[in-house]
Glycine riboswitch aptamer from Selenihalanaerobacter shriftii, 102 nucleotides, folded computationally.
The RNAcentral record of the sequence draws on Rfam and Ribocentre.
Taxonomically the source falls in Selenihalanaerobacter (Bacteria, Bacillati, Clostridia, Halanaerobiales).

RNA sequence: AUGAAUCUUAAGGGAGAGAGCUAGUCAGUAUGACUAGACGCCGAAGGGGCAAGGAAGACAGAAUCUUCUUAAACUCUCAGGCACUAGGACCUUAAAGAGGAC
Numbered sequence: 001a002u003g004a005a006u007c008u009u010a011a012g013g014g015a016g017a018g019a020g021c022u023a024g025u026c027a028g029u030a031u032g033a034c035u036a037g038a039c040g041c042c043g044a045a046g047g048g049g050c051a052a053g054g055a056a057g058a059c060a061g062a063a064u065c066u067u068c069u070u071a072a073a074c075u076c077u078c079a080g081g082c083a084c085u086a087g088g089a090c091c092u093u094a095a096a097g098a099g100g101a102c
Base pairs, nucleotide, nucleotide: 006098007097008096009094010093011092012091013090018039021037022036023035024034025033026032027031040082041081042080046078047076048075049074053069054068055067056066057065058064
C1' cells in the first nucleotide's frame, strides 16, 4: 500500500572567511597567469572527536573503575575553501523515476 524511510533525475533557494604578502618563472610595461614560501582567516563537500544512555568485564555484592558502542548545524581544521564564477551541508517543489515500511 490512495505507497513510509531512502536514493536518483530535473528545477529553484543556499552562509562564512586575505581579488592580501614575499620570491621565482612566463608573457612584456598594463599589469596578468602560473609555481613556491611564510603567515592570517572560514566551516556547509569529505574526514576525525564525544554527552546522556546502552553493552561487557573487574568485585561476593553495591559503590566505583576499565573497555566497547553512541548524534548533530557542537567541536577539530587533516582535507577543502577565502572577489565573481564555480563549489556547497541543508531546504523546497515535481500529473518525474526507483524503492517497498519506516